[in-house]
């Protein structure tokens, strides 16, 4: 010590699916409610399982953007969003 790999931060991008229906509340003159409760219907990229290409120290274990949908989410916005890119501080590895 160039650069690599992980973790956290900060900004930036960042997808899909109900303007659903009953009923209660709350308010309007009407339209409403980012309100609660039931009922179907959808969605996968918070998290969560399960299988498996593969790997490994090969008893056994780690595994996915792939499958379920427990959770979450479904008009826009908001708010969360795998993942991606900057940078920045930690720890490792190090031509």
């Nucleotide at each position: 010590g160039a650069c690599g790999u992980c973790g956290c931060u900060a900004c930036g991008g960042g997808a899909g699916a109900g303007c659903a229906c009953c009923g209660g509340c709350c308010a309007u003159c009407a339209c409403g409610g980012c309100u609660c409760g039931g009922u179907c219907a959808c969605c996968g990229a918070a998290g969560g399982a399960g299988c498996a290409a593969c790997c490994g120290c090969c008893c056994c274990g780690g595994a996915a953007u792939c499958u379920c949908u427990c959770a979450g989410g479904u008009c826009a916005g908001u708010c969360g969003g795998a993942c991606c890119g900057u940078a920045g501080c930690g720890a490792u590895g190090g031509a």
Overview: Predicted 3D model of a 95-nucleotide RNA (Glycine riboswitch aptamer) from Novosphingopyxis sp. YJ-S2-01. Its Rfam family is "Glycine riboswitch aptamer". From the family's description: This family represents the bacterial glycine riboswitch. Its family is annotated with glycine biosynthetic process in the Gene Ontology. Its mean pLDDT, the model's own confidence on a scale to 100, is 80.